RNAcentral holds the sequence, with entries from ENA and SILVA. A computed fold for a 1522-nucleotide RNA from an uncultured Bacteroidales bacterium, annotated as small-subunit ribosomal RNA. It matches the Rfam family "Bacterial small subunit ribosomal RNA".
RNA sequence: AAAGAAGAGUUUGAUCCUGGCUCAGGAUGAACGCUAGCGACAGGCUUAACACAUGCAAGUCGAGGGGCAGCGGGGCAGCAAUGCCGCCGGCGACCGGCGCACGGGUGCGUAACGCGUAUGUAAUCUACCCUACACAGAGGCACAGCUCUUCGAAAGGAGAAUUAAUUCCUCGUAACAUGUGAAUAUCGCAUGGUAUUUGCAUCAAACCUGAGGGGGUGUAGGAUGGGCAUGCGUAACAUUAGCUAGAUGGCGGGGUCAUAGCCCACCAUGGCGACGAUGUUUAGGGGUUCUGAGAGGAAGGUCCCCCACACCGGAACUGAGACACGGUCCGGACUCCUACGGGAGGCAGCAGUGAGGAAUAUUGGUCAAUGGGCGAUAGCCUGAACCAGCCAUGUCGCGUGCGGGAGGAAGGCCCUACGGGUCGUAAACCGCUUUUGUACGAGAAGAAAGAGCGUCACGUGUGAUGCGUUGCCGGUAUCGUACGAAUAAGCAUCGGCUAACUCCGUGCCAGCAGCCGCGGUAAUACGGAGGAUGCAAGCGUUAUCCGGAUUUAUUGGGUUUAAAGGGUGCGCAGGCGGGUCUUUAAGUCAGGGGUGAAAUUUUGCGGCUCAACCGUAAGACUGCCCUUGAUACUGGAGGUCUUGAGUCUAAUGGAGGCAUGCGGAAUGCGACGUGUAGCGGUGAAAUGCAUAGAUAUGUCGCAGAACGCCAAUUGCGAAGGCAGCGUGCCGUGUUAUGACUGACGCUGAGGCACGACAGCGCGGGUAUCAAACAGGAUUAGAUACCCUGGUAGUCCGCGCCGUAAACGAUGAUUACUGGUUGUUUGUCUGACUAAAGAUGAGUGACUGAGCAAAAGCAUUAAGUAAUCCACCUGGGGAGUACGUGCGCAAGCAUGAAACUCAAAGGAAUUGACGGGGGCCCGCACAAGCGGAGGAACAUGUGGUUUAAUUCGAUGAUACGCGAGGAACCUUACCCGGGUUUGAACGGUCGCUGCGUAUACGUGAAAGCGUAUAGUCCGCGAGGACAGCGGUCGAGGUGCUGCAUGGUUGUCGUCAGCUCGUGCCGUGAGGUGUCGGGUUAAGUCCCAUAACGAGCGCAACCCCUACCGAUAGUUGCCAUCAGGUUAUGCUGGGGACUCUGUCGGGACUGCCGGUGUAAACCGCGAGGAAGGCGGGGAUGACGUCAAAUCAGCACGGCCCUUACAUCCGGGGCUACACACGUGUUACAAUGGGGGGUACAGAGGGCAGCAAGUCCGCGAGGACAAGCCAAUCCUAAAAGCCUCUCUUAGUUCGGAUCGGAGUCUGCAACCCGACUCCGUGAAGCCGGAUUCGCUAGUAAUCGCGCAUCAGCCAUGGCGCGGUGAAUACGUUCCCGGGCCUUGUACACACCGCCCGUCAAGCCAUGGAAGCCGGGGGUACCUGAAGUAUGUAACCGAAAGGAGCGUCCUAAGGUAAAACCGGUGACUGGGGCUAAGUCGUAACAAGGUAGCCGUACCGGAAGGUGCGGCUGGAAUACCUCCUUU
Repeated sequence: AAAGAAGAGUUUGAUCCUGGCUCAGGAUGAACGCUAGCGACAGGCUUAACACAUGCAAGUCGAGGGGCAGCGGGGCAGCAAUGCCGCCGGCGACCGGCGCACGGGUGCGUAACGCGUAUGUAAUCUACCCUACACAGAGGCACAGCUCUUCGAAAGGAGAAUUAAUUCCUCGUAACAUGUGAAUAUCGCAUGGUAUUUGCAUCAAACCUGAGGGGGUGUAGGAUGGGCAUGCGUAACAUUAGCUAGAUGGCGGGGUCAUAGCCCACCAUGGCGACGAUGUUUAGGGGUUCUGAGAGGAAGGUCCCCCACACCGGAACUGAGACACGGUCCGGACUCCUACGGGAGGCAGCAGUGAGGAAUAUUGGUCAAUGGGCGAUAGCCUGAACCAGCCAUGUCGCGUGCGGGAGGAAGGCCCUACGGGUCGUAAACCGCUUUUGUACGAGAAGAAAGAGCGUCACGUGUGAUGCGUUGCCGGUAUCGUACGAAUAAGCAUCGGCUAACUCCGUGCCAGCAGCCGCGGUAAUACGGAGGAUGCAAGCGUUAUCCGGAUUUAUUGGGUUUAAAGGGUGCGCAGGCGGGUCUUUAAGUCAGGGGUGAAAUUUUGCGGCUCAACCGUAAGACUGCCCUUGAUACUGGAGGUCUUGAGUCUAAUGGAGGCAUGCGGAAUGCGACGUGUAGCGGUGAAAUGCAUAGAUAUGUCGCAGAACGCCAAUUGCGAAGGCAGCGUGCCGUGUUAUGACUGACGCUGAGGCACGACAGCGCGGGUAUCAAACAGGAUUAGAUACCCUGGUAGUCCGCGCCGUAAACGAUGAUUACUGGUUGUUUGUCUGACUAAAGAUGAGUGACUGAGCAAAAGCAUUAAGUAAUCCACCUGGGGAGUACGUGCGCAAGCAUGAAACUCAAAGGAAUUGACGGGGGCCCGCACAAGCGGAGGAACAUGUGGUUUAAUUCGAUGAUACGCGAGGAACCUUACCCGGGUUUGAACGGUCGCUGCGUAUACGUGAAAGCGUAUAGUCCGCGAGGACAGCGGUCGAGGUGCUGCAUGGUUGUCGUCAGCUCGUGCCGUGAGGUGUCGGGUUAAGUCCCAUAACGAGCGCAACCCCUACCGAUAGUUGCCAUCAGGUUAUGCUGGGGACUCUGUCGGGACUGCCGGUGUAAACCGCGAGGAAGGCGGGGAUGACGUCAAAUCAGCACGGCCCUUACAUCCGGGGCUACACACGUGUUACAAUGGGGGGUACAGAGGGCAGCAAGUCCGCGAGGACAAGCCAAUCCUAAAAGCCUCUCUUAGUUCGGAUCGGAGUCUGCAACCCGACUCCGUGAAGCCGGAUUCGCUAGUAAUCGCGCAUCAGCCAUGGCGCGGUGAAUACGUUCCCGGGCCUUGUACACACCGCCCGUCAAGCCAUGGAAGCCGGGGGUACCUGAAGUAUGUAACCGAAAGGAGCGUCCUAAGGUAAAACCGGUGACUGGGGCUAAGUCGUAACAAGGUAGCCGUACCGGAAGGUGCGGCUGGAAUACCUCCUUU
């Protein structure tokens, strides 16, 4: 100096990685939506190279010519109309000259020397212009026009006559020109060029004039502009691999301005191509533009250069130049005119029209400037150009005001709502300014270098100077004055990415969406509103390009498992290549030169008020070419070397290959014996075999196939693969020593060869096994797994096939880089058969550095480097379709697209799960005891019914649950009758005076109505209180437990759940918490990258078991005393029991054993109690969107003369039925009668009630005591005794009848109890299932809550009596820890595959049908060039005519290619809730997968070979879904 590089969202429960999709940026000839004040500058048919009405876009010259149609003037004639005169200005048409080949448009074609760049032209042309030299003499013939005649509708002709020229022709002159011959010199890369001298031959010209001038001819040079040739560069497809007959070259000729197969005759047979020919498709190229840090990528509109084209196709003419946009001829299509006979036309010029389309402007002005054509000039022409118009299409600039102003107004919106926030200094209001606007006035530059007139100078056609003339834009820009905030803001967005948030509405609807995704009643995501954010005369959307994307990776990627290493080797081309010397200079580097147009981009300066824009200068244009040097490296050439590579020699290894011979065991079969009833097979069976003698066993024989032990992370081979023993042949590795060759090497696209199994062809062989198949089982089915059979095949020979999880999922080669430890095979040293060591070649394990996303790899690399090859670029569609090659076939190889998704995937983590594993626990099983399931009844639930049978709870964890009390009430439900500020309370206003009591009417009641009596304080006003009326707050068991609080159940009283710091890991996360022991326990100990801690466990708390202290009333009574029929009854007592309170006690403390310890063991000791003494309370982090809005509370929604509320009645009690939980039983361990004993814990004033009386009884009457250690309340089983004697009974008590009692307003629906009578089922309960491990089960009674009473057999407590059993942890269930697999994470009630059915979409095949472009062959063949030519014309030159060659268009034919369509058909994709199964993921319930073959509704099954990307390896396993 250079100024330049950002990311984010989305796969998961979370993580890292791979990988795609998407976004933020910039850009545009844009379009669309909403909106819009002005100016400057720029831009404006991207589509139909579709068709075009109308006007204009190329003319000019009278100083070339004959002339005079029209206009003006003049003249003549005439009264005039009018006629005549080219006389003047001028001039239509005509002849002639120049121009028309420029300018302007478009991008069809073209993949090409078309374009770009750099060269060449010794192979070339160039009108007008410039310079130089030279020249311009003489003559002649026509044709237009005009005139006349004539054809035609027209366009347009035909004929006759006459005529001019700068038209044409002839002659003359001429060389430095051209052609040709000769000579000399010189130069070049070749052909060859140049110069000089000389001979011969050929060819020129035009005049006009205003007399100034202009023009003409030849030659040379210049300038300008072309032509041609060459190097390099410049698309896609190989599913286009071969192409080529003028094709490639030569000789000769023709042709051209010029070279050339450009064309022709002849000759040769070449030429191009994997460095991509040919074909197909697409496309104008460049300067540049956009983007990007750059390298790149994309584009080629406007402007500039080049090319191509001009309705489509062909052709030439004229000309300096064209094969010609506004010329000609021919063919074709189309349009128009027509008198039907014929004609006319070409906007891809400027405007404009139609059409197409999302879409692109005025039928404008002027030649004033710039430029062009003609002209001597004046000038004329110029849709080039300059201007104006339209369009926010873009860029740039300006404005829509500025300052003050808080009652922070009103209003809107929001909120936690007496109030606050926000819009917001925003508005109003006050002051100021005037860009813009309106009005009026002034008013440019662009224009002088030109033309005209004059003057001057000299070099005589130039310069200087004076006067005066010309402006479309335009009275525009600009300036001045006046007026007045006056005339001027929108669009998009606001879930994250991404700046910006609330309310309402809606309710998986309507809709949004770039990706992820929002919406199913609290949506910052839809729609509206308020507010906010961003940009702003614009803002958004859509489309397209680059970027981000290192996501094609040159800069700058990968391939063990994510996509990706070819199955293996040999090897041509190609790529790369050891040491050293010499040389060369291609690559490379440096200096110099040329070029790289301008514009653009960058920088400086300048001009429009600024900017955009423009001007100017510099830089840059990274390129190409030439030249001069350098020589390290690479390359080329030539030597040389030995270390890479190879050869020889010696030794040695092996399941290396091929061929051949031999062997024993087993199996099957055959024969003959022995022998008898089964064998075989399985989870269990059956099919099968067997009395015609099987199986078993013995002997002999036959056949085919495979080779036990050895045998091993063993060995060999390139891979596939290779295993009994011997022999022969062949290949090969390694080691050792020396010798030899001398880089001979590595890799290797195509190519060639080899290549398991299965399969195929032909021929053999066939013992075993065994796809298919058959049968038997299993099963819901079983096209399977299991069993019995069994064919291809398995084996051999020959020939195909060419694929595998052909795997180390790891290409080959070379070099380098730490260790430890096995093993195979050599050599050396060695104590010499050894140990050990050293050194090679293999083959394993472990661990470093390093690498890796991690798992892992780690001298056998996945490390560090180098070379070459192969391959990958999101998932699906699909290794499919089509095409092609190979194959007998099966098929293999190559290998897409449409469409569709936002993922698919790898590794690892935490969980969960497993018909995975290990360890452990629990009344989990087992061992026991008693039940349930059968009966009747009670009760709850489902269902059904009903006006209603209110609601909730629904596996475990609902169902004697909410409910610990439904006749009314409760009550929420139904029917009916009422009330509407309402049942209650408060505020406020008004009226009244009460409150209350009584009575009456009506009614089922509620209620409605009526009547009577009727306050207090205060002088009063008024107040207190109450009623009524109004008003403000009501009320709802209506909805949402999936908006919530609180509470609860369950896992589970299971032993777990976490944190801090540290450490490990990229991270999720791990460690701690794992391991070894131990425990009831994450209890404790030991060990330990962990050390500690928290919530849980345990303990602390309560009850209970023992003792002590203390206190004794209502409790107690041993001693003393008194008393009673009797009683702690009394005095008294505190000893005891008991009741309270406070303590003690148990801790593995002691002993023995085991153990490091923790701890465990012991009919241990001691002790009331022993290893947690028993019981309770206590429930970690969390799970089940578990339960409850009906207990309560509460957000939101809903109802408000009703979904509120009151009342009467009914219902919740229904009843074919099903289930759960219970009670009572079925009896003798019992029932009944009689007698008799012993609790604990409770309860009691609307109560418990002694006692007495009455009643058979429920109960009634009277009534002491007790607000309670004081009074009241009672046990039952038990024990004693009598009876019953196995029966539907003296069991059992349901049901029913009758009579009662009690509670209550009321027992009909619908209470309990009592008495009498009745006396059902039931004789111990199928499958299955529940509880319980000790004061437990079982059994017995007692109490309490709720409560008027009670449907209580329920619930909660209390005590009495009081067992049995546990070998043990295989199994079932649940749980804990560790580990393993996983495609699960809504977490196995998971995930998920295929057929079938339905809808939609794209696509392949297909008899055909339609179309397109290209090629080939043949036929025909216009115009036209060239050419031939006797008849005709012409004096001739020449022409006409006719013919030949070529050819456009057309026709015919057969093929190929591409596209469209097509009955039918194939698969594919997608689509909340279809069908069948359950193939895969766990050992997925038969491990899975790969290749192949067969079979089957389907996933799939089976055979053969292979792989681990399989778990487990203790036993067992019929199948098994969601």